[in-house]
Model confidence (mean pLDDT): 87 of 100. c-di-GMP-I riboswitch aptamer from Desulfuromusa sp., 92 nucleotides, folded computationally.
RNA sequence: UCCCGACAAAAGCAAACCCAGAGUAAUCUGGUGACGCAAAACCACGGGUCCUUCCUUACUAUCAAUUGUAAAUGGAUCGCCGGGUUACCGAA
Numbered sequence: 001u002c003c004c005g006a007c008a009a010a011a012g013c014a015a016a017c018c019c020a021g022a023g024u025a026a027u028c029u030g031g032u033g034a035c036g037c038a039a040a041a042c043c044a045c046g047g048g049u050c051c052u053u054c055c056u057u058a059c060u061a062u063c064a065a066u067u068g069u070a071a072a073u074g075g076a077u078c079g080c081c082g083g084g085u086u087a088c089c090g091a092a
Stems, first nucleotide, its partner, number of pairs: 004090002012037002018031005035079001041085003045082003048077004056071004061066001
């Protein structure tokens, strides 16, 4: 230095629920709270999953206004998996 990860030491993060706020929504932020985490730090790069008001397209139901579904578009999630970058400690 790389791999690895102790019933080691020190430090750290914080799921769900609840409260307040933002958003159409997925979800996010703050508080509370700890299920867990050795990268549960950072990056949406590949896959997955989820959402998608308005706008666009196709189909659908309707006399019609309009409704519904799918796509597209734009998003969310790194605490779903993989990948990349960086990092504390040091027993075997």

Description:
It was read from a public genome assembly, where an Rfam model found it.